[in-house]
RNA sequence: GCAGUCAUAGUAUAGCCUGGUUAGUAUUCGGGGUUUCCAACCCUGUGACGCGGGUUCGAAUCCCGCUGACUGCAC
Numbered sequence: 001g002c003a004g005u006c007a008u009a010g011u012a013u014a015g016c017c018u019g020g021u022u023a024g025u026a027u028u029c030g031g032g033g034u035u036u037c038c039a040a041c042c043c044u045g046u047g048a049c050g051c052g053g054g055u056u057c058g059a060a061u062c063c064c065g066c067u068g069a070c071u072g073c074a075c
Stems, first nucleotide, its partner, number of pairs: 001073007010027004020057001029045005050066005
C1' cells in the first nucleotide's frame, strides 16, 4: 500500500441481512426486602448504538468518508 472482519451501558452480548412500539438480555453498581450475620434469592433504580455526512416521513440498521482494533496479502 491492497483486501477482509469488527466497533452498541463499567463488562459481555442480541437486534443490522429484511429501516418503524420506550434499543433487549446477563452481569457490575445504587436502594429496598428476606436472614442473627454473610452468601444466595426476590423487588426496584441508573446507565449504551465510535465520529462526520447522505438517502428516507422515519437510520443502531441502507450508502459514502474518517478514526480505531484484529486478520491476510504485498513490500